[in-house]
The prediction has a mean pLDDT of 82. The RNA shown here (transfer RNA) has 73 nucleotides and comes from Micropruina sp. Rfam family: tRNA. It was read from a public genome assembly.
RNA sequence: GCCUCCGUAGCUCAGUUGGUAGAGCUCCCGCCUUGUAAGCGGACGGUCGCGGGUUCGAUUCCUGUCGGAGGCU
Numbered sequence: 001g002c003c004u005c006c007g008u009a010g011c012u013c014a015g016u017u018g019g020u021a022g023a024g025c026u027c028c029c030g031c032c033u034u035g036u037a038a039g040c041g042g043a044c045g046g047u048c049g050c051g052g053g054u055u056c057g058a059u060u061c062c063u064g065u066c067g068g069a070g071g072c073u
Stems, first nucleotide, its partner, number of pairs: 001072007010025004019056001028042004049065005
């Protein structure tokens, strides 16, 4: 220098023939318990790495760029 993959909640990840984003864990509240843990219920939490484009509409398609992993020279 070139190629491929990844980037989504505090953490680990899912989510596409484009239709407005979810799970588990953590944390918080409640129930239960003599108390703690476990268990059960609930709530909070996301400019979908960033910019631009296409589109009525983009996490998804195109493009640039940043970061990470791997490969080739």
Taxonomically the source falls in Micropruina (Bacteria, Actinomycetes, Propionibacteriales, Nocardioidaceae).